[in-house]
The RNA shown here (Bacterial RNase P class A) has 370 nucleotides and comes from a Gemmatimonadaceae bacterium. The prediction has a mean pLDDT of 76. It was read from a public genome assembly, where an Rfam model found it. Rfam family: Bacterial RNase P class A. By type it is a ribozyme.
RNA sequence: GAGGGUGAUCGGAUAGUCGCGACGGAGUGUCAUGCUCCAUCGAGGAAAGUCCGGGCUCCAGAGGGCAGACCGCCAGGCAACACCUGGGCACCAUUCACAUGGUGACGGAUAGUGCCACAGAAAACAGACCGCCGGCCUCGCGCCGGUAAGGGUGAAACGGCGAGGUAAGAGCUCACCGCGUAAUCAGUAAUGAUUGCGGCGCGGUAAACCCCGGUUGGAGCAAGGCCAAAUAAGCGGCGAGAGAUGGCCCGUCUCGAUGAAAACGCCGUGGGUAGGCUGCUAGAGCGAAUGAGCGAUCACUCGCCGAGAGAAAUGACUAUCAGGAUGGGCAACCAUUCUACAGAACCCGGCUUAUAGAUCGUCCUCUUCA
Numbered sequence: 001g002a003g004g005g006u007g008a009u010c011g012g013a014u015a016g017u018c019g020c021g022a023c024g025g026a027g028u029g030u031c032a033u034g035c036u037c038c039a040u041c042g043a044g045g046a047a048a049g050u051c052c053g054g055g056c057u058c059c060a061g062a063g064g065g066c067a068g069a070c071c072g073c074c075a076g077g078c079a080a081c082a083c084c085u086g087g088g089c090a091c092c093a094u095u096c097a098c099a100u101g102g103u104g105a106c107g108g109a110u111a112g113u114g115c116c117a118c119a120g121a122a123a124a125c126a127g128a129c130c131g132c133c134g135g136c137c138u139c140g141c142g143c144c145g146g147u148a149a150g151g152g153u154g155a156a157a158c159g160g161c162g163a164g165g166u167a168a169g170a171g172c173u174c175a176c177c178g179c180g181u182a183a184u185c186a187g188u189a190a191u192g193a194u195u196g197c198g199g200c201g202c203g204g205u206a207a208a209c210c211c212c213g214g215u216u217g218g219a220g221c222a223a224g225g226c227c228a229a230a231u232a233a234g235c236g237g238c239g240a241g242a243g244a245u246g247g248c249c250c251g252u253c254u255c256g257a258u259g260a261a262a263a264c265g266c267c268g269u270g271g272g273u274a275g276g277c278u279g280c281u282a283g284a285g286c287g288a289a290u291g292a293g294c295g296a297u298c299a300c301u302c303g304c305c306g307a308g309a310g311a312a313a314u315g316a317c318u319a320u321c322a323g324g325a326u327g328g329g330c331a332a333c334c335a336u337u338c339u340a341c342a343g344a345a346c347c348c349g350g351c352u353u354a355u356a357g358a359u360c361g362u363c364c365u366c367u368u369c370a
Stems, first nucleotide, its partner, number of pairs: 001366010012321007020042003024038005044341001048352002051350005056220004063250004068216005073087005088106001089104005107211002112209002114205003129151002131147006159177002162174003179198008224278004234269006241255004285304004290299003322339007
């Protein structure tokens, strides 16, 4: 210097004019609704997706369980989580190796069931197509027996490599690795290391059903609360039971009944209203320093208050500057043009997706120079 990975920040700025919305102040006016001026503020890192977790509201004054759903290595963080941090293990890239980077839907296949197409002899107590060895004979592409080391098929073929052994082979035997198991050591743990013993027969898939462990009420701001207004105490039918915010069971409570007058619940049909206010923005909030911690984060101190619309405001124009691109130019500079993804709706913590360009940090590779 070039390329790649990874983490973070910004993602246009300033001034003027006009126009919107909120809160506050001042003035003015109407029966009421208003009007004018001033100051301050006014869409994001994702507001998107609606995939998670919560706050908050309601459901009874009584709850418990099952099913269902979700999570799945260990430890920590957090209000909580399927999130984040650190560690372990596995796989991938790179390397002689170590290191480094990335990914992980990471409990269990010895509880059971299912599936593994095609090809192949055979796909899980499988199996002989080619081959190897031995025997027989009618001497042929034959028959019988042994074999699973070699080759083939396949994503995957019943441990791997080497030596011995054998008729030829085979954990048949042995060393090493692998697997299982026991003990010791290190570590909070996942796990790692060492030593001993051993069967040396039994694949993959749970993002298939399932088993194990853990978490978990439901519905949702169109939640909910208040005010005003209007209508036909609307009509018909059913019930000894009915109801209590997903389903089922247990429990508890309320209403009601010996019957259809009222009340309760259900079904059908008919009519009225759907207007206003609130919930609605000071919060698990933001920033800085110090301290603890590998880190996520936490504690203390100080400072700040940064939209609240309501069919939905937050905009338009002009000028200058910043940045990118193209062209001209040795350069300075000049001209033209562009500035991404995108738009709050009760709020917050995550994840995922989209994103022109600029800046900073860190890691790896290549090239060049000293």